[in-house]
This is a predicted structure of an 86-nucleotide RNA (c-di-GMP-I-GGC riboswitch aptamer) from a Bacillota bacterium. Lineage of the source: Bacteria > Bacillati > Bacillota. Its mean pLDDT, the model's own confidence on a scale to 100, is 85.
């Protein structure tokens, strides 16, 4: 450097519940653990997915659109604890 133990020290926290914010998706806080070796951080003229307030369209309620989101969807970038085996 690669790699990731039935190792050690520790860390994070899905669903769900309550509260707050939000048009929604969702976010945050507390409780709670399904999982995670980067489940630390970054939406990047990369992809995927969710939402549609506003805008455009339609006109009896339709369709399109991210400037809103998901880093616990993937790729990528960046930083980092420990050290068995190979």
């Nucleotide at each position: 450097c690669u790699c990731g133990a039935u190792a050690a020290u520790g860390g994070c926290a899905a669903a769900c519940u309550u509260g707050u914010c939000g048009a929604a998706a969702g976010a945050c806080a507390a409780g709670g653990a399904c999982g995670c070796a980067a489940a630390g951080c970054u939406u990047c003229c990369a992809g995927a997915c969710c939402u549609a307030a506003g805008g455009c369209u339609a006109u009896u309620u339709u369709g399109c659109u991210a400037u809103g989101g998901u880093g616990g969807c993937u790729g990528a970038g960046u930083u980092a604890c420990c050290g068995a085996a190979g």